[in-house]
RNA sequence: CAAUAAGCGUGUAACUGGCGUAAGCGUCGCUCAAAUCGAGUGUCGUCUGAGAGGGAGCCACCCUCAGGAAGCAUGCUUUCCAUCCCGAAAUUUCGGGAUGUGAUUUAGCCGUCCGCCUGGGCAUCAAAC
Numbered sequence: 001c002a003a004u005a006a007g008c009g010u011g012u013a014a015c016u017g018g019c020g021u022a023a024g025c026g027u028c029g030c031u032c033a034a035a036u037c038g039a040g041u042g043u044c045g046u047c048u049g050a051g052a053g054g055g056a057g058c059c060a061c062c063c064u065c066a067g068g069a070a071g072c073a074u075g076c077u078u079u080c081c082a083u084c085c086c087g088a089a090a091u092u093u094c095g096g097g098a099u100g101u102g103a104u105u106u107a108g109c110c111g112u113c114c115g116c117c118u119g120g121g122c123a124u125c126a127a128a129c
Stems, first nucleotide, its partner, number of pairs: 005078008015068002017117004023048002025045002028042005051065005066112001079103002081100008108122003
């Protein structure tokens, strides 16, 4: 200095929180049913709190398991770019093969329904050691 990219797999992986609500549980009333059990609906709650279990709670937390997961590394297929070789064509094209720490680019991305928050991680850029 050249290059549009697309797809699939493997390994690893930080981070994964608080409150509220839903829902559940309980109390009381009403309606239905009715041997009993029960169903629906409304109110109330120093109750639990949207993966599970255990422990805290002024500090938006701790441990284990399950799930999710940006990113990191790597492999494969097709395409593109570069270099080299061979063949054909005929004046710079086409086809085949080989090689490559080549090409996947900025408006960010990730963590258990949702809302409001708190905080963390990753990628990228700059600086310092």
A computed fold for a 129-nucleotide RNA from a Burkholderiales bacterium, annotated as ZMP/ZTP riboswitch aptamer (pfl RNA motif). It matches the Rfam family "ZMP/ZTP riboswitch aptamer (pfl RNA motif)". A reference for the family is Trausch et al. (2015), "Metal Ion-Mediated Nucleobase Recognition by the ZTP Riboswitch", Chem Biol. Rfam 15.1 lists 3,295 matches to the family in 2,545 species. Rfam links the family to the GO terms regulation of purine nucleotide biosynthetic process and one-carbon metabolic process. The prediction has a mean pLDDT of 76. Taxonomically the source falls in Burkholderiales (Bacteria, Pseudomonadati, Pseudomonadota, Betaproteobacteria).